[in-house]
This is a predicted structure of a 319-nucleotide part of an RNA (large-subunit ribosomal RNA, domain IV) from a marine metagenome.
The full RNA is in RNAcentral, with records from SILVA.
Context: one part of a larger RNA
RNA sequence: CCAUCUUAAAGGAACUCGGCAAAAUGAUCCCCUAACUUCGGAAGAAGGGAUGACGUAUUAAUAGUGCGCCGGCACAGAAUCGGGGGUAGCGACUGUUUAGCAAAAACACAGGACUCUGCUAAGUGGUAACAUGAAGUAUAGGGUCUGACACCUGCCCGGUGCUGGAAGGUUAAGUGGAAAUGUGAAAGCAUUAAAAUGAAUCCCCAGUAAACGGCGGCGGUAACUAUAACCGUCCUAAGGUAGCGAAAUUCCUUGUCACCUAAUUAGUGACCUGCAUGAAUGGUGUAACGACUUCCCCACUGUCUCUAAGAUGGACUCA
Numbered sequence: 001c002c003a004u005c006u007u008a009a010a011g012g013a014a015c016u017c018g019g020c021a022a023a024a025u026g027a028u029c030c031c032c033u034a035a036c037u038u039c040g041g042a043a044g045a046a047g048g049g050a051u052g053a054c055g056u057a058u059u060a061a062u063a064g065u066g067c068g069c070c071g072g073c074a075c076a077g078a079a080u081c082g083g084g085g086g087u088a089g090c091g092a093c094u095g096u097u098u099a100g101c102a103a104a105a106a107c108a109c110a111g112g113a114c115u116c117u118g119c120u121a122a123g124u125g126g127u128a129a130c131a132u133g134a135a136g137u138a139u140a141g142g143g144u145c146u147g148a149c150a151c152c153u154g155c156c157c158g159g160u161g162c163u164g165g166a167a168g169g170u171u172a173a174g175u176g177g178a179a180a181u182g183u184g185a186a187a188g189c190a191u192u193a194a195a196a197u198g199a200a201u202c203c204c205c206a207g208u209a210a211a212c213g214g215c216g217g218c219g220g221u222a223a224c225u226a227u228a229a230c231c232g233u234c235c236u237a238a239g240g241u242a243g244c245g246a247a248a249u250u251c252c253u254u255g256u257c258a259c260c261u262a263a264u265u266a267g268u269g270a271c272c273u274g275c276a277u278g279a280a281u282g283g284u285g286u287a288a289c290g291a292c293u294u295c296c297c298c299a300c301u302g303u304c305u306c307u308a309a310g311a312u313g314g315a316c317u318c319a
Base pairs, nucleotide, nucleotide: 001314002313003312004311005310006309007308008307010305011304014303019300027051028050029049030048031047036041038148052070054068055067056066057065058064071075083298084297085296086295088293089292090290091289095107096106111146112145113144114143115142116141117140123132124131125130149285150284151283152282154215155214156213159212160211161208162207163206164205165204168203169202174197175196179192180191181190182189183188216234217233218232219231220230243277244274255271256270257269258268259267
């Protein structure tokens, strides 16, 4: 010096990206227990007290309880053995995952919706036979999106997609064969080939957004100022509704105000000027849950002020 441990005055997170690590809590019984809540929970909430041996009464009891008494610094005497509380974000939850750097807010999930499928089903594997779906039959099966629950889910079908449409346009092979050409004396043979006819598609016409997606600009205006309910104008398929909002989204930005601190680019609550929020690419809430993430408080401590001493095994020296 390294590894694994033990202890430490006063302070107690001043350490640090961050209480990482360590310490603390811990068992059983009794008392007591908040907000919130889906009334189940939250909850072992939090917080407080007791615990040994002996004698005696009770007893089946060396269990429990009452009374008395004794000893120790300490009686769950060792070991095993929850730290707790508040706030916000995300995900409802239990679960699953990158075997060997990621366990999560990712995946799944019950629930919701759309869509396809009438049975020799659709779909899937296979050249096929065939198999699966399913020894099922639309309360079933496949695909896609969303993701408990509560309140909700606005406008746009112009583009792309999908679905429908006995008209019309376009359109292949095929059918068709006017006409022409070669050759021939002719009959003929051969070649080219117009009109007409001719499917889906595409064009066209509709529908459809819990399909892919999209959801404006400029100018003016109120009796302080400011702002603009209001007006005008241009463009659009329609101009972002309810909500939420400096947010896992905010560039300017450490926005502004309030709270928390002696001091806070953090955190929480508001505001709205949303660079570039927004409704199943779901929006907003939400009890419970989480080896998730943010911030704060109590307890606790060698994390630190600031190090020290010790134990064991290495390293090191000698043999």
It matches the Rfam family "Bacterial large subunit ribosomal RNA". The coordinates come from a structure-prediction model, not an experiment, and the mean pLDDT is 88.